[in-house]
RNA sequence: AACUAAAUAGGUGAUGACGUUCACCAUUAACCGAGAAAUCUAAUGACGUCUACUUUGCC
Repeated sequence: AACUAAAUAGGUGAUGACGUUCACCAUUAACCGAGAAAUCUAAUGACGUCUACUUUGCC
């Protein structure tokens, strides 16, 4: 990488992953931060953990 068999099962909640939990929506949906702009805040809807990022100091 290919084939076969079995099992599992949707999407979303402003920036990544995992566990638990809550809410919303049924594909013409739910969802898509603040500010006129420059720019700024937050990795979560909530709780916990890991990683990334920004500033300062030290080696």